[in-house]
Context: one part of a larger RNA
RNA sequence: CUGGGCGUAAAGCGCACGUAGGCGGCGCAUCAAGUCAGGCGUGAAAGCCCUCGGCUCAACCGAGGAAUUGCGCUUGAAACUGGUGUGCUGGAGUCUCGGAGAGGUUGGCGGAAUUCCAGGUGUAGUGGUGAAAUACGUAGAUAUCUGGAAGAACACCAGUGGCGAAGGCGGUCUCUUGGUCCAUAACUGACGCUGAGGCGCGAAAGCGUGGGGAGCAAACAGGAUUAGAUACCCUGGUAGUCCACGCUGUAAACGAUGAAUACUAGGUGUUGGGCCGAAUAGCUCAGUGCCGCAGCUAACGCAUUAAGUAUUCCACCUGGGGAGUACGAUCGCAAGGUUGAAACUC
Repeated sequence: CUGGGCGUAAAGCGCACGUAGGCGGCGCAUCAAGUCAGGCGUGAAAGCCCUCGGCUCAACCGAGGAAUUGCGCUUGAAACUGGUGUGCUGGAGUCUCGGAGAGGUUGGCGGAAUUCCAGGUGUAGUGGUGAAAUACGUAGAUAUCUGGAAGAACACCAGUGGCGAAGGCGGUCUCUUGGUCCAUAACUGACGCUGAGGCGCGAAAGCGUGGGGAGCAAACAGGAUUAGAUACCCUGGUAGUCCACGCUGUAAACGAUGAAUACUAGGUGUUGGGCCGAAUAGCUCAGUGCCGCAGCUAACGCAUUAAGUAUUCCACCUGGGGAGUACGAUCGCAAGGUUGAAACUC
């Protein structure tokens, strides 16, 4: 150097965009860098290997050969890789005609519920639990009716339904905006794939400043339970949850399954398009589920949405603990994040 792996045993970056790099469709012409063939030079000697010989043998020594797989020069070949030129359209993209959608952002609006406030009716309980008590209530609670205020979340529809790269997205209307699908085949003509660094997005909790605060609720207080109960249960309750701007950058960020392309039996649901003189049928494209063959797998299982068969590129793994710790570096206001050992031990 080659050789093994990564759903669950160690191992896919949380996700995208993209720089360098790596890899890259079909044809013709040309160059000859890679590649291949011939020749020449060089590749010291000794040693190793083969043959023969000399010490009685051997070690040892002598002679010849082979090898030295390399490098340089030169003459050619042109299939493949590469360079250049010129074309092509099956990849990629654009135009046109339509479509679906909780995709993002902004500003309005709506009803139910909850709590609070004011008033009316009304009287002794309410609440809560396994049972209770703390708590609330004759200063009139709970219940009920009327009016008002506030904040947050949007029942039914609702669906292994939809959209988004992931995180995620659900009342309704509006402004604005991204992606995607089908059909037509007009245009460009390889413009592609991946992607170390880099850059951006990134649930919840947390942090900074200023608002807001109905319900819920870490911390905290009280009541129970208990041997104890710093808990589970109950009554309260502050940060927080909400908004704006900024930070943090992590999750069982999961399909525990990187991205892209091609190929490889079927059956059956479902979403959005298209086609069909036969339209309850059928065909086709793009998604999303279930079952299942070949094949794969240690098994479980996966199985055209692969964990099958192949190719390209990236990330990652190498016994358990020590340890995602220490030290250093770097980012952060902090909390902490990223990178990431060793001694020792089994």

Predicted 3D model of a 346-nucleotide part of an RNA (small-subunit ribosomal RNA, central domain) from bacterium enrichment culture clone E31. RNAcentral holds the full RNA, with entries from ENA.